[in-house]
């Protein structure tokens, strides 16, 4: 000086001048006006997890159903963060991982292939043994002999040669995926058949809380899919601020009580009974308003301790939207690197997603210099 990585923070700045909404405080003409404080974000977004909070169900238990799945720990929780394992990538820093179990069971595996699960021989390979064919040499018989051999045949023999019984599964070929790999020995050719190395392992010992490492030891069987049913571990009761709670008219119903009452009318043939009818008083529910849930909270900021660390524990400071058609704009000057993405509606914790640009820091690779 270049490349990259992980991590944080910031997102126009300063004045002025006008505007808007809550609160507070003062005026009065009681809904206006003055004054003063505050007045959106890292994502207020999605609404996709976990909680508080409300209200409704609920005795325990269990079975069905739905989540979550390497391990330990964090935390009000959690599909979240942390620290470790394993795995893949990258020289590295570092980044990504639906990462329990296929040796409980049922079950799938299209096409193409000779064969797809205790499988299978299409092309090949060998043919050691066994069959066949040729030849030579031997060695048993036959025949001819001049006795030197010749000729013929025949196999328990050697050599060659088929590829017919048969033996392999290395190599070729299908295929996502071929019943461990590579390479040495071996063999007729071949094969964990015998050795290294890797791999595998319901095997013994050691580290470790664990998950999983490591030795040393076995043999090569136990393929592959659980984001196919399933087994196991754990968690899980519904709704959601339009949840709820308070106050509370008109009109209409509804309840007790007094009251007109020796009433009236209806049931019945008639007594008794029951049942409805008129005023008053009071009580309760519901609707239409209102008020409240609302913003001091798992806050924020800091400083020390514990902890690798996520966090934790203490101490001191700080108060920082809360409306209800729903406020936070805007105009002007100076400056600059010319301003992204975006807009709170019950609160937190998170993840995920958008987002011009612009700072700081730790760590990794190259190249030059000293």
């Nucleotide at each position: 000086g270049g490349a990259g990585u992980c991590g944080g923070c910031c997102g126009g700045a300063c004045a002025g001048c006008c505007g808007c909404g809550u609160c507070a405080u003062c005026g009065c003409u009681u809904g206006c006006g003055a004054u003063g404080c505050c007045g959106a974000g890292g994502a207020a977004a999605g609404u996709c997890c976990g909680g508080g909070c409300u209200c409704c169900a609920c005795a325990g238990g269990g079975c069905a159903c739905g989540g979550u799945g390497c391990c330990a720990g964090g935390u009000a929780a959690u599909c979240c963060c942390u620290g470790g394992g394993c795995g893949g990538c990258g020289c590295g820093a570092g980044c990504c991982g639906a990462c329990g179990g296929a040796a409980a069971g049922u079950g799938c595996a299209a096409c193409a292939g000779a064969g797809a699960g205790c499988a299978g021989a299409c092309c090949g390979c060998c043919g050691a043994u066994g069959g066949c064919c040729g030849u030579c040499c031997c060695g048993a018989c036959c025949g001819c002999u001049c006795c030197g051999g010749c000729g013929g045949g025949u196999g328990c023999g050697g050599c060659g040669g088929c590829a017919c019984a048969g033996g392999c599964a290395a190599g070729g070929g299908u295929g996502a995926a071929a019943c461990g790999g590579u390479g040495c020995g071996g063999u007729a050719a071949g094969a964990g058949c015998g050795c290294a190395c890797c791999g595998c392992g319901a095997g013994u010992c050691c580290g470790g809380c664990a998950a999983c490492g490591g030795a040393c030891c076995g043999g090569c069987a136990c393929g592959g899919c659980a984001a196919a049913c399933c087994c196991c571990a754990c968690c899980g009761g519904g709704a959601g601020c339009a949840a709820g709670a308070c106050c509370a008219a008109a009109u209409a119903g509804g309840g007790a009580c007094c009251u007109c009452a020796u009433g009236g009318c209806g049931c019945g043939g008639c007594c008794c009974g029951c049942g409805c009818c008129g005023g008053g008083u009071c009580c309760g529910g519901g609707u239409a308003g209102g008020u409240u849930g609302c913003u001091c909270g798992a806050g924020c900021g800091u400083a020390u301790c514990g902890g690798c660390g996520a966090c934790g524990a203490c101490g001191c400071g700080c108060c920082u939207a809360g409306a209800g058609g729903a406020a936070u704009g805007g105009c002007u000057g100076u400056c600059c690197a010319c301003g992204a993405c975006a807009g709170a509606a019950c609160c937190c914790g998170g993840c995920u997603u958008a987002c011009a640009g612009g700072c700081c820091g730790g760590c990794u690779c190259c190249g030059c210099c000293c």
The RNA shown here (Bacterial RNase P class A) has 370 nucleotides and comes from Alterluteimonas quercicellularis. It is recorded under the gene name rnpB. The RNAcentral record of the sequence draws on ENA. Model confidence (mean pLDDT): 76 of 100.